The RNA shown here (transfer RNA) has 85 nucleotides and comes from an Oscillospiraceae bacterium.
[in-house]
RNA sequence: GCCGCUGUGGCGGAAUAGGCAGACGCAAGGGACUUAAAAUCCCUCGAGUGUAUAACUCGUAUCGGUUCAAGUCCGAUCAGCGGCA
Numbered sequence: 001g002c003c004g005c006u007g008u009g010g011c012g013g014a015a016u017a018g019g020c021a022g023a024c025g026c027a028a029g030g031g032a033c034u035u036a037a038a039a040u041c042c043c044u045c046g047a048g049u050g051u052a053u054a055a056c057u058c059g060u061a062u063c064g065g066u067u068c069a070a071g072u073c074c075g076a077u078c079a080g081c082g083g084c085a
Stems, first nucleotide, its partner, number of pairs: 001084007010026003019068001028044005046058004061077005
């Protein structure tokens, strides 16, 4: 230099002939139980606005494009891994 694969919450990791984004697990927070803990059970757990557990908006490496609609398709860029030279 060329080619291929990968990039999604704090972490791992689902969702693919485009159609509710974050299933499931771990970690974390609150509560129940306990003399106290462990274990178990229940709830919460991306960001912003908001009094708010309401509601709304945004969010899949970054920036654009196609589309009514993009994690998914297209282009460029960045990072990691592998192969060839």

It was read from a public genome assembly. Its Rfam family is "tRNA". It is annotated as a transfer RNA. Taxonomically the source falls in Oscillospiraceae (Bacteria, Bacillati, Bacillota, Clostridia).